[in-house]
Annotation: A computed fold for a 71-nucleotide RNA from Loxodonta africana, annotated as transfer RNA. Rfam family: tRNA. The sequence is in RNAcentral, with records from GtRNAdb and Rfam. The gene name in the source record is tRNA-Glu-TTC-15-1. Lineage of the source: Eukaryota > Opisthokonta > Bilateria > Tetrapoda > Loxodonta.

């Protein structure tokens, strides 16, 4: 330099057009003599810009990061 993969809560990971969902983690009640474990609520994210669509995390284009292979 070329090429593939890949970007989604604090973290690790799903979501093949119809306003995102687990786990974990933080927080609040409950329970415990205390901590822990458990129960039950909350809180918290699509890398970035366009473009096609009635409608985009999902397709298509450009960057950007990260890795991985050739040179």
């Nucleotide at each position: 330099g070329c090429a593939a993969u890949g970007g989604u809560g604090g973290u690790u990971c799903a979501g093949u057009g119809g306003c995102a969902g687990a786990a974990u983690u933080c927080u609040u009640g409950c329970c415990u003599u205390u901590c822990a474990u458990g129960c039950a609520g909350g809180g918290g994210a699509u890398c970035u810009g366009g473009g096609u669509u009635c409608g985009a995390u999902u397709c298509c284009c450009a960057g950007c990061c990260a890795u991985u292979g050739c040179a």